[in-house]
Parts: sequence; C1' cells; structure tokens
RNA sequence: UUCUUAUCUAGAGAAGUCGAGGGACUGGCCCUAUGACACUUCAGCAACCACCAAUUUGGUCAGGUGCUAAAUCCAGCAGACUUUGCAAAAGUUUGACAGAUGAGAA
Repeated sequence: UUCUUAUCUAGAGAAGUCGAGGGACUGGCCCUAUGACACUUCAGCAACCACCAAUUUGGUCAGGUGCUAAAUCCAGCAGACUUUGCAAAAGUUUGACAGAUGAGAA
C1' cells in the first nucleotide's frame, strides 16, 4: 500500500511552541488572533487486540494501537413511509457509497 472483517447517536483536556487556516471530499453549517490546525509534554477516555469468565455477552488492566468541538457536524446514491396535496416541498426511516479506527492476511 491492497484485500477481508468489526464498530462508529456515548465518553474524555490543559500547558508550551508555531503562526492561518481547519472540520477527509462536494454543498451547507460551524471552529478559529479570546490563537484554530500541527508538533511536544503531562493528563484523561475506553473502541479493537492482550487477560479473566462467558461463548450472542460482561468485567479487569491501561500493556499495543487509537481517541479527547459539534451524531462519521448534517446531507450527497437508491428505496419505503407520513403530512399537505394537482404538482412540488418537508419530515421519519432502511440499505448502499465514501471516510475513520482496530484486528487478520498478502
């Protein structure tokens, strides 16, 4: 890097340095010089491996990764339902696509 698989409405922040963008992409809408983003240090959370029981799940530890604005911030493709109803619009919901993280394999 590629493929497979599981999860993604919860949870968890400060300091220092740097200086202008950032929230994957597009459209919105947000965060940001009351310094975002990034890096470093400490702290915290607990998803998957690890461990114990269980064998659909629960617990322990914080060890390996990971994470610590907003539901994966919302929508984006397709279907169903509801309301008004000529259409069109709005809302709810299901499944994909895409993305993120873990584990396994090549």
The RNA shown here (SAM riboswitch aptamer (S box leader)) has 106 nucleotides and comes from Psychrobacillus antarcticus. Its mean pLDDT, the model's own confidence on a scale to 100, is 80. It was read from a public genome assembly, where an Rfam model found it.